Molecule: c-di-AMP riboswitch aptamer (ydaO/yuaA leader)
Organism: uncultured Geobacter sp.
RNA sequence: AGAAACGUGCAGCCGAAAUCCAUGAAGAGACCCAUGGAUGCGGGGGACCCGGUUUUUCGGGGCGAAUUCCAUUCAGGAUAGGGCACUUCCAGGCCCGAGCCCGUCAGCUAACCUCGCAGGCUCUUGGAAGUGCAGCG
Numbered sequence: 001a002g003a004a005a006c007g008u009g010c011a012g013c014c015g016a017a018a019u020c021c022a023u024g025a026a027g028a029g030a031c032c033c034a035u036g037g038a039u040g041c042g043g044g045g046g047a048c049c050c051g052g053u054u055u056u057u058c059g060g061g062g063c064g065a066a067u068u069c070c071a072u073u074c075a076g077g078a079u080a081g082g083g084c085a086c087u088u089c090c091a092g093g094c095c096c097g098a099g100c101c102c103g104u105c106a107g108c109u110a111a112c113c114u115c116g117c118a119g120g121c122u123c124u125u126g127g128a129a130g131u132g133c134a135g136c137g
Stems, first nucleotide, its partner, number of pairs: 011122004018039007040117006050107001059105001060102004068078003081096004086130006
C1' cells in the first nucleotide's frame, strides 16, 4: 500500500413492508427496544347492476414476477413474466423465473369489516431527452 473477515454509522437496491408523536425501561445524552396513537403504503372479504352458468376431490381460492413446455440418464434445458440504483428511449451486460397461505369457502363490488408494514442484499455500465431535490450567487 492492497485484499479478506467482523462490528458500527451513513448511503443505496429488491420488496407494500415507512414517517412522526407520546409513554416506559435503561441511561449523561442520542440511538436501539417495548406499548399505544396518527399519517402513509399494501392485501383480503363484502350489494344493486353486470358477468358467469358447472361448483360435485379431477375440489376451489389467495399473496407473489415466479407461469407453461420438453426431458428426466436425478435435477437439466427452455419459457410467459420480473429485477439491476429518479423516469423513458437506445446500445451493452448480469441475474430471478421461488416459496408460502386459506381450509370445502370467496366473480366484480359502494357502504362496511378485516389483515400486514417482514426479510434479504452491497458497486450501482454508457449515451440522449426530461423531471425533482440541495447548495451558492